[in-house]
């Protein structure tokens, strides 16, 4: 200084849950509690998983505009299509979100039997 690893030895963290809090959610912080962890410290560089608030498309309504056809005329109403907006459940799909305790990579590091 490297590898290697709880052999020593001094210690850390802290999964599930349970209580407060944030957040749409995923999960995050705080307390309690240990399943476990030689980096279960640090960081989203690569991948990978979760979530889906806005968003977009599908459905329904409701407004507007326009077209076409009936229709002796005028005038009325009803209905279709299409475009555009506005609200509303579910459904799809999506991350700028979220996970370091999914995995690699990057940085920082106690102990040293060997």
């Nucleotide at each position: 200084c490297u590898u290697u690893g709880c052999a020593c030895a001094g210690g850390g963290c802290a999964a599930a849950c349970c209580c407060g809090u944030c957040g749409a959610a995923a999960g995050g912080c705080g307390g309690g509690g240990a399943c476990g962890c030689a980096a279960a410290g640090c960081u989203u560089c690569g991948a990978g998983a979760c979530u889906a608030c806005c968003g977009u498309c599908c459905c329904a309504c409701g407004a507007a505009u326009a077209a076409a056809a009936a229709g002796a005329u005028c005038a009325u109403g009803g209905a279709u299509u299409a475009u555009u907006c506005g609200u509303g459940u579910c459904g799809a799909c999506c991350a700028c979100g979220u996970c370091g305790g999914u995995c690699g990579g990057g940085c920082c590091g106690c102990c040293a039997c060997a």

The RNA shown here (c-di-GMP-I riboswitch aptamer) has 114 nucleotides and comes from an Acidobacteriota bacterium. Lineage of the source: Bacteria > Pseudomonadati > Acidobacteriota. It was read from a public genome assembly, where an Rfam model found it. It matches the Rfam family "c-di-GMP-I riboswitch aptamer". Rfam's curators write: GEMM was predicted in a large-scale screen for bacterial structured RNA regulatory elements.